Small-subunit ribosomal RNA, 3' major domain from an uncultured Planctomycetota bacterium, 482 nucleotides, folded computationally. Rfam family: Bacterial small subunit ribosomal RNA. Gene Ontology terms of the family: structural constituent of ribosome and ribosome. Model confidence (mean pLDDT): 81 of 100.
[in-house]
Context: one part of a larger RNA
C1' cells in the first nucleotide's frame, strides 16, 4: 500500500420486500451440447456463449466441410526477358456434368517511314521475380468490442511528515444523483472522469405558406380543399424565448442544501438518446481490416458440377401460438406514428373462393403508391366441453420468386384436426405513459422473420421500507494472502 472475512458503521441499485405479467409443463421456431455423418465449416462458453459473429445457407453465398473432374506465373497485382502477328476478342467444331482440354475460321492500334522495315502501348504465349491461403499462433500484436458500470471515482505538481515503502491533499462534519457544493483543516492548486455544452421530446412567439392546411367569403359536385381565393387554425422547418431552488415561507451555522408553496406547458437533472475516467478479466475478436513469427507453393492457392451446413434416441437456452367466455366467429364501423419506393412503389378495373393473375393510371413522391391500421366500439351467434378453444401433423388441389423449390422456399383452397384444462424444483423482466396488451414500418432480400431495429394505439398494480438475498461505493478494523 491493496486483496480478503459467514467484522464493523454510513449509503445506493428492480438488489430484496409490495405488485403486475411471464420462464420451468405442451405444440412449434430458432440457436447450442451431443449423436449421427463421406461431410453435417469455423468462431463464441458463468455473470459478460448458446434468435451470437449470420442485416436473411436451394445454386450462388461458402470457408482445409465432403465426393468428383480440372488449372499451375494461376481467379487477382507489379516488374524484367524473349517471341512473332500466330495468339487475344468474336464465330464455329470435338468431347464434358461443368469448370476444363483439343482442333479450326476471322481480324485489328499509335509514331516514324526511304514502303523494304523500323519502334512502343494493350493483349496472348513461354520463361523469371512472385502472386495467393477465411492455414497456425488473439498467450507475439495495432484497430475494434464485451464487463464491472453511467459506477464516482483515478491520478498529478508544488509543500509538509516518515529513515523507507507511503501518506496527506482524496480525510472529518453536514449536503448531493455524483470526489456534487459548503464548512473545518498541513495543505494549496490542477487534470481525467460526474454535471454542462450536442440531438429529440414537452409550451409559446416570430418567419415563411407548397405538395401541408381550410375558420370566412365565392364556385362547383351525388360526394370529396376540388376551384377562386385566404395564413386565422393543424402542420411543416428555421430562429427565438422558457426552469435558474429566480419568488414566498420553514428547517439548516448568517452556508451548502432539504421540505411545503405559489406562479407555470413544464419544478428541483423535466422525460428519453448519445456521450463510458483510470483500470480489470493474458476476456473477445488473426474468418472485417492490418500486421510480426511460422507453415503452404502442381497446393493449406484457383475452377467446376453435386452434396453438406436443414442430418435425429436425447438435453439447455431465447422466442411464437395456445390451454379459452375479459374468449371465439360473423357482420357491420371509427382512430395513428414513423418509414420505403424506379432493375422499384404499384391505385382503379376485369378474372379468380382465396395466394395471386391480367391491364394499366400516378409517382424519383408533405403531391401518387404500399396502406387494410390492429385492439377498441356496435349487433348476432356460440354455452364451459378436448368444444364453433387450439392448432400441430399429414393428403390432394393451386398460386409467387427463381436457370432451378427433390434433398431444403414461402403463400392459398379443401381435407384432417395432435399435445395442451394454467405447467414441480427453481427462475427472469419491469417503478409511468412503464409493465402488459395490439397492430404498423424498415434493413437484409429474386424468393424467404415468431428474429432484429424503429413506429404509434389502449394502457395498470405496487413500493416511499433497507431485516434478509445479489452487486457496488466511502470510512473503520483484522490477517499466517501479494
Nucleotide at each position: 500500500u491493496g486483496a480478503c472475512g459467514g467484522g464493523g458503521g454510513c449509503u445506493c441499485a428492480c438488489a430484496c420486500a409490495a405488485g403486475c405479467g411471464g420462464u420451468g409443463g405442451a405444440g412449434g421456431a430458432u440457436g447450442u451440447g451431443g449423436c449421427u455423418u463421406a461431410a453435417u465449416u469455423c468462431g463464441a462458453g458463468g455473470c459478460u456463449a448458446c434468435g451470437c459473429g449470420a442485416a436473411g445457407a436451394a445454386c450462388c453465398u461458402u470457408a482445409u466441410c465432403c465426393u468428383a473432374g480440372u488449372c499451375u506465373u494461376g481467379a487477382c497485382a507489379u516488374g524484367c526477358a524473349c517471341g512473332g502477328a500466330u495468339c487475344a476478342a468474336c464465330c464455329c467444331g470435338g468431347u464434358g456434368a461443368a469448370a476444363g482440354c483439343c482442333g479450326g475460321g476471322c481480324c485489328a492500334c499509335g509514331c516514324c517511314u526511304u514502303c523494304g522495315g523500323g519502334u512502343g502501348g494493350a493483349a496472348c504465349g513461354u520463361g523469371c521475380a512472385c502472386a495467393g491461403g477465411u492455414g497456425c499462433u488473439g498467450c507475439a500484436u495495432g484497430g475494434c468490442u464485451g464487463u464491472c458500470g453511467u459506477c464516482a471515482g483515478c491520478u498529478c505538481g508544488u509543500g509538509u511528515c516518515g529513515u523507507g515503502a507511503g501518506a496527506u491533499g482524496u480525510c472529518g462534519g453536514g449536503u448531493u444523483a455524483a470526489g456534487u457544493c459548503c464548512c473545518u483543516u498541513a495543505a494549496c492548486g490542477a487534470g481525467c472522469g460526474a454535471a454542462a455544452c450536442c440531438c429529440u421530446u414537452g409550451u409559446c412567439g416570430c418567419u415563411a405558406g407548397u405538395u401541408g392546411c381550410c375558420a370566412g367569403c365565392g364556385a362547383g359536385u351525388c360526394a370529396u380543399g376540388u376551384c377562386g381565393g385566404g395564413g386565422a387554425c393543424u402542420c411543416u422547418a428555421g430562429c427565438g424565448a422558457g426552469a435558474c431552488c429566480g419568488c414566498c415561507g420553514g428547517u439548516g451555522u448568517u452556508a451548502a442544501a432539504c421540505c411545503g408553496g405559489a406562479g407555470g406547458a413544464a419544478g428541483g437533472u423535466g422525460g428519453g438518446g448519445a456521450u463510458g475516467a483510470c483500470g480489470u478479466c493474458a476476456a473477445g475478436u488473426c474468418c472485417u481490416c492490418a500486421u510480426g513469427g511460422c507453415c503452404u507453393u502442381u497446393a493449406u492457392g484457383a475452377c467446376u458440377a453435386g452434396g453438406g451446413c436443414u442430418g435425429c434416441a436425447c438435453a439447455c437456452g431465447u422466442c411464437c401460438u395456445a390451454c379459452a367466455a375479459u374468449g371465439c366467429u360473423g357482420c357491420g364501423u371509427a382512430c395513428a406514428a414513423a418509414g420505403g419506393g424506379a432493375a422499384g412503389c404499384a391505385a382503379a378495373c376485369u378474372c379468380g373462393c382465396g395466394a395471386g393473375a391480367g391491364c394499366a393510371a400516378g409517382c424519383a413522391a408533405a403531391u401518387c403508391c404500399c396502406a387494410a391500421a390492429a385492439a377498441a366500439c356496435g349487433c348476432a351467434g356460440c354455452c364451459c366441453a378436448g368444444u364453433u378453444c387450439g392448432g400441430a401433423u399429414u393428403g390432394c388441389a393451386g398460386g409467387c420468386u427463381g436457370c432451378a423449390a427433390c434433398u431444403c422456399g414461402c403463400c392459398u383452397g379443401c381435407a384432417u384436426g395432435a399435445a395442451g384444462c394454467c405447467g414441480g424444483a427453481a427462475u427472469c423482466g419491469c417503478u409511468a405513459g412503464u409493465a402488459a396488451u395490439c397492430g404498423c414500418g424498415g434493413g437484409u432480400c429474386a424468393g424467404c422473420a415468431u428474429a432484429c431495429c424503429g413506429c404509434g394505439g389502449u394502457g395498470a398494480a405496487u413500493g416511499u421500507g433497507u431485516u434478509c438475498c445479489u452487486g457496488a461505493g466511502c470510512c473503520u478494523u483484522g490477517u499466517a494472502c501479494a